[in-house]
């Protein structure tokens, strides 16, 4: 330098172009339970869907560029 893949919550990951304000598990906060802790139960907070454009009535999803990381080739 070229090609491919990945980027979504603190972490690990889902997520057919249209279903409310984008979800699950773990973690975090509060409450219940317990003498107390753990386990268990209930509720809640937490997201500029890597960034910027484009297509579309509508984009996390499609297209382009850029950035970061990984793999392959040279």
């Nucleotide at each position: 330098g070229g090609g491919c893949g990945u980027g979504u919550a603190a972490c690990u990951c889902a997520g057919c172009g249209g279903u409310u304000u984008a979800g699950a598990g773990u973690g975090c906060u509060u409450c219940c339970c317990u003498u107390a802790c753990a386990a268990g139960g209930a509720a809640g907070a937490g997201g500029u869907c890597a960034u910027a454009g484009g297509u579309u009535c509508g984009a996390a999803u499609c297209c382009u560029a850029u950035c970061a990381c990984g793999c392959c080739c040279a």